[in-house]
RNA sequence: CGAGCAGGUCGGAUGGUCGCGGCGUCGAAAGGCGUCGAGGAAAGUCGGGGCUCCAGAGGGCACGCUAGCGGGUAACACCCGUCCGCCGUGAGGCGAGGACGAGCGCCACAGUGACGAACCCGCCGAAAGGCGGGGUGAAACGCGGCAAGCUCUAGCGGAGAGCAAGACCGAAUAGGGGGACCAUGGCGUGGCCCGCGCCGUCCCCGGGUCGGUCGCAGGAGACGGAGGGCGACCUCCGUCCGAGAUGGAUGACCAUCGCCCCGCGAGGGGCACAGAACCCCGCUUAGAUGACCUGCUCGGCAC
Repeated sequence: CGAGCAGGUCGGAUGGUCGCGGCGUCGAAAGGCGUCGAGGAAAGUCGGGGCUCCAGAGGGCACGCUAGCGGGUAACACCCGUCCGCCGUGAGGCGAGGACGAGCGCCACAGUGACGAACCCGCCGAAAGGCGGGGUGAAACGCGGCAAGCUCUAGCGGAGAGCAAGACCGAAUAGGGGGACCAUGGCGUGGCCCGCGCCGUCCCCGGGUCGGUCGCAGGAGACGGAGGGCGACCUCCGUCCGAGAUGGAUGACCAUCGCCCCGCGAGGGGCACAGAACCCCGCUUAGAUGACCUGCUCGGCAC
């Protein structure tokens, strides 16, 4: 100097004018003032949960998921470490990682044959036949391969719904009509069974309410420091409270700066993917002219 591997940060800033949503405050009101206001993925809905409901327990069958070993976490199919296997010169990356001696199934083409088999050669044999070799192939009378074939083993799991969950208040209507079962019954709890509980339950048609408040953001929270650990991460101390809409909020214009590209310069061009809707932890995907930082690997050159 070039090419790579792994991890991390940013992903625009400031001011002004007009215009939005929440909260607080002043005001009779209109409105004024102050303050706060989309993401690293908010996306996909693929995993895992927190939370809410299924009146209140349980067991089994069974269905799904996981699969070396150890650890982290609220938990996971996630993350870390390590063993083994594969790829790479390497830093590193990937992983389908238990069982084929429980059973069943599959192994293209080639080859006689992949459930026992033609031809040739040699040996044994009276013969039938047996043994060995040649030949095809990844594999040939198999303690071969495949379980990302069915399955078996071990572990985990309600295999239920989901904030349009659910709770409360208010208002209105038709306390309507029909049917089934009726204790040897009906209903409830994820499909079935056992068990348990309730005593009436369920189905169809029709009618009313589409209002308001809560849920709704103080958290498995964020930031800083110290300590422990190879690491994921954990413990302690201190500080902070950073959107809560609901016909669904931050937009438009101007200026300056920042970053990148072209140009001697003046100057010109560009700034991605993209918007919360109960919340969080992951995974996957998108993405610019993308830029920067740290560590490591390989190659070249010079000293």